[in-house]
Molecule: SAM riboswitch aptamer (S box leader)
Organism: Desulfuromonadaceae bacterium UBA6124
RNA sequence: UCUUUAUCCAGAGUGGUGGAGGGAAAGGCCCUGCGAAGCCACAGCAACCGGUUCGUCGACGCGUAAGCGCCGGGGGAUGCCAGGUGCUAAAUCCUUCCCGUCGACGCAUGCUGCGGAGGCGGGAGAGAUGAGGA
Repeated sequence: UCUUUAUCCAGAGUGGUGGAGGGAAAGGCCCUGCGAAGCCACAGCAACCGGUUCGUCGACGCGUAAGCGCCGGGGGAUGCCAGGUGCUAAAUCCUUCCCGUCGACGCAUGCUGCGGAGGCGGGAGAGAUGAGGA
């Protein structure tokens, strides 16, 4: 860098350093000299990977049997731990492309048609993080 897959409306900040930016892009809207980014320290959140307990299922061994032992798998108890990551303003801050639905309003109209700000819902894309692969 590419790729597969899961998750993304929950949660969690102080100090030091630094000295003007930051929230990925664009538009919006925010944060910021009452101190941005970056870096450091300590603290915290969460539980993806990891570890672990119980139960469950299956193979095997023992046993007349009930059952016991042992190994393994997926998923569960919103279990427990916190070693490897990650994270600690705002929903991934919101929107962006497509579809559905409601639809102020505008135009045309003898039935009704066309356009349509915006609201809501679904999906895609992009991005972030974990785990695996190239």